Background
A computed fold for a 93-nucleotide RNA from Paenibacillus sp. SYP-B3998, annotated as c-di-GMP-I riboswitch aptamer. It matches the Rfam family "c-di-GMP-I riboswitch aptamer". About the family: GEMM was predicted in a large-scale screen for bacterial structured RNA regulatory elements. Lineage of the source: Bacteria > Bacillati > Bacillota > Bacilli > Paenibacillus.
RNA sequence: UCACGAUAAAGGCAAAACUGGCGAAAGUCAGCGACGCAAAGCUAGAGGGGCUUCCUUGUCCUGUAGAGGAUAAACUGCCAGCCAGCCACCGAA
Numbered sequence: 001u002c003a004c005g006a007u008a009a010a011g012g013c014a015a016a017a018c019u020g021g022c023g024a025a026a027g028u029c030a031g032c033g034a035c036g037c038a039a040a041g042c043u044a045g046a047g048g049g050g051c052u053u054c055c056u057u058g059u060c061c062u063g064u065a066g067a068g069g070a071u072a073a074a075c076u077g078c079c080a081g082c083c084a085g086c087c088a089c090c091g092a093a
Stems, first nucleotide, its partner, number of pairs: 004091002012037002018031005035081001041086003047083002049079003056073007
């Protein structure tokens, strides 16, 4: 240096649930809390994948109509604790 990862040392993060804020939602922020994590650090304006559907468009349904509902697509937004990319602490075997 590249790999690798201990019942090592030092330190770190924090799932679900609950409470409160924001959001149409996915989700996110704070508190509380630890399921786990050797990258659970960073990147979602240029890799793959997943989630969302306020507005818009198409189709269908209900309705005299205004309108309402279902569904698909797109736009949007989100997820790094799905893979990936980048950087990094420690050092037994």